[in-house]
Context: one part of a larger RNA
Molecule: small-subunit ribosomal RNA, 5' domain
Organism: uncultured bacterium
RNA sequence: AAUAAACGCUGGCGGCGUGCUUAACACAUGCAAGUCGAGCGAGAAAGGUCUUCGGACUAAGUAAAGCGGCAAACGGGUGAGUAACACGUGGGAAUCUACCUUUCAGUGAGGAAUACCUUCGAGAAAUUGAAGUUAAUACUGCAUACGUCCCUUAGGGGAGAAAGAUGGCCUCUUUGCUGUCGCUGAAAGAUGAGCCUGCGGACUAUUAGCUAGUUGGUAGGGUAAAGGCCUACCAAGGCGAUGAUGGUUAGCCGGCCUGAGAGGGUGUACGGCCACACUGGAACUUAGACACGGUCCAGACUCCUACGGGAGGCAGCAGUGAGGAAUAUUGCGCAAUGGGCGAAAGCCUGACGCAGCGACGCCGCGUGGAGGAUGAAGGUCUUCGGAUUGUAAACUUCUGUUAAGUGGGAAGAAAGGCGCUGUUUUAAUAGAAUAGUGAAAUGACGGUACCAUUAGAGAAAGCACCGGCUAACUUCGUGCCAGCAGCCGCGGUAAUACGAAGGGUGCAAGCGUUAUUC
Numbered sequence: 001a002a003u004a005a006a007c008g009c010u011g012g013c014g015g016c017g018u019g020c021u022u023a024a025c026a027c028a029u030g031c032a033a034g035u036c037g038a039g040c041g042a043g044a045a046a047g048g049u050c051u052u053c054g055g056a057c058u059a060a061g062u063a064a065a066g067c068g069g070c071a072a073a074c075g076g077g078u079g080a081g082u083a084a085c086a087c088g089u090g091g092g093a094a095u096c097u098a099c100c101u102u103u104c105a106g107u108g109a110g111g112a113a114u115a116c117c118u119u120c121g122a123g124a125a126a127u128u129g130a131a132g133u134u135a136a137u138a139c140u141g142c143a144u145a146c147g148u149c150c151c152u153u154a155g156g157g158g159a160g161a162a163a164g165a166u167g168g169c170c171u172c173u174u175u176g177c178u179g180u181c182g183c184u185g186a187a188a189g190a191u192g193a194g195c196c197u198g199c200g201g202a203c204u205a206u207u208a209g210c211u212a213g214u215u216g217g218u219a220g221g222g223u224a225a226a227g228g229c230c231u232a233c234c235a236a237g238g239c240g241a242u243g244a245u246g247g248u249u250a251g252c253c254g255g256c257c258u259g260a261g262a263g264g265g266u267g268u269a270c271g272g273c274c275a276c277a278c279u280g281g282a283a284c285u286u287a288g289a290c291a292c293g294g295u296c297c298a299g300a301c302u303c304c305u306a307c308g309g310g311a312g313g314c315a316g317c318a319g320u321g322a323g324g325a326a327u328a329u330u331g332c333g334c335a336a337u338g339g340g341c342g343a344a345a346g347c348c349u350g351a352c353g354c355a356g357c358g359a360c361g362c363c364g365c366g367u368g369g370a371g372g373a374u375g376a377a378g379g380u381c382u383u384c385g386g387a388u389u390g391u392a393a394a395c396u397u398c399u400g401u402u403a404a405g406u407g408g409g410a411a412g413a414a415a416g417g418c419g420c421u422g423u424u425u426u427a428a429u430a431g432a433a434u435a436g437u438g439a440a441a442u443g444a445c446g447g448u449a450c451c452a453u454u455a456g457a458g459a460a461a462g463c464a465c466c467g468g469c470u471a472a473c474u475u476c477g478u479g480c481c482a483g484c485a486g487c488c489g490c491g492g493u494a495a496u497a498c499g500a501a502g503g504g505u506g507c508a509a510g511c512g513u514u515a516u517u518c
Stems, first nucleotide, its partner, number of pairs: 001517003005514005012365006018358002020323001025321003029318003034070003039067002047058004077276003087200006095193002100189008108142001110140002117132006148159004164181006202248003209239003214236008251273004255266004278299005301312004329355001331354003337351001338349004368398004378389004402459001404454005412445001418438008462507005467488003473502005483490002
């Protein structure tokens, strides 16, 4: 000088930050990932109105559910493991990439199911069986094939796609035309990811030898992709005092702290990368996971049970217990920013924005200003003359920060959507895209910040130290006792070193102590 600090005494206000470093211990409760009816079929009830009391209409094609699509691999948490191509930095070739952008080519005619639903069951439940019925942008084969892929005697041969929805116009109908969003094949880009590699950054030799898929080759398999990644065969290699192998410790970096620097220490918050998600293992789906709030198996633990069987995973946000010197609210809002879905309106979002708690840190402000000597009283000391506290107080006068009251009161919110106009597309005034313009709406924070005003010095100072280092001294008490102490050292009857008082010094809403780093 510093800190994610803690403890003691004290404590007025505000802004900005920051807050389980320990048990990756166990978790009650609520919330944290949904969305789309412009993909699909089906489809309530309460309430209300009418009623001939049978019911009808509305609620409403709404709610809830199902099939299907996209998302759920992001965002959020934690640092257990990992000494490793994990990370940092610089190269590389044998790869993939949903949504997005650009370009080219297409989007034909069919089929069989199934959930939901109905009926009948099984079960305490979780759940589940059978029969019947139905749809799709779900599934499936056929056709076609500009690119694409495979084989090739380079002539050619073979393989492989698709899905519709919505708006408008025309038509008696079939249908046709067209806009938008989609779907399929292919090329390029962008973004993201996988892989290889040079170099770099811990301790230990009281660890000296390690290694059989081991090292290399051939062939095959596997992968999006190179490769002992895997398998068969062949060879006997490969690593190591420039520290292999083993052991211990540890997430890495940008940074942060310190320091004149070189260095040393550190990796909390914020940002990048990695790893993990009760413990261990595995794959499925997918463009992407071997998947925190998915599945399966095993294990430990907790819970339910009708004993047959089931359910669960806060290292998400709050919160609870435990551990600990120690670390916060079961808050408000999607108004902003961002994300997912949707054509959009919008819905969801404990991301995020805010508020709450803690002097935990940094910064700012205040606790009054000026005048005021009889140098009052009181305290302390005294050589008894006085000195000091001390302009300090009283007293006079002024101001009005903060806090308190009253009144006003933001920016953060203009996009999107809606109306009108132009341009492009189009047959079109429809729709879409784009430019302009107009009116209206939207704020959790919050009646907050801020401003004005009212009264009034009124409500706001402590802590440590005073032997030397080290700024600051006397008296009393005590008597090697009680005690102090960072080091040197104080204390055994005149203690500036213990305890108290007066005085002083230093910092100040803090001051000290402890711990740790330089």